[in-house]
This is a predicted structure of a 71-nucleotide RNA (transfer RNA) from a Patescibacteria group bacterium. Taxonomically the source falls in Bacteria candidate phyla (Bacteria). Its Rfam family is "tRNA".
RNA sequence: GCGGGAUUAGUUUAAUGGUAAAACACGAACCUUCCAAGUUUGAGUUACCGGUUCAAUUCCGGUAUCCCGCA
Repeated sequence: GCGGGAUUAGUUUAAUGGUAAAACACGAACCUUCCAAGUUUGAGUUACCGGUUCAAUUCCGGUAUCCCGCA
C1' cells in the first nucleotide's frame, strides 16, 4: 500500500428496512435481627459524519479503532 471482518446499555451478546431486546451488573422497594440469596420495579444503548427511503442497528459512501490475510 491492497483485500476481508468487527464496532449495539457498565460487561457479554440478540435484532436481514417498521415500538432497539436479553442475561449479568447498578439504583429503589419488599423479605431478613443484619448480610447474602430471593421477589417486584426503575434508569441506561446502535463508534462518528453523510446519503437512499414514508421509515435505517439493518442498504450505500467516507472517517476512526481493533483483528486477519496479501504485498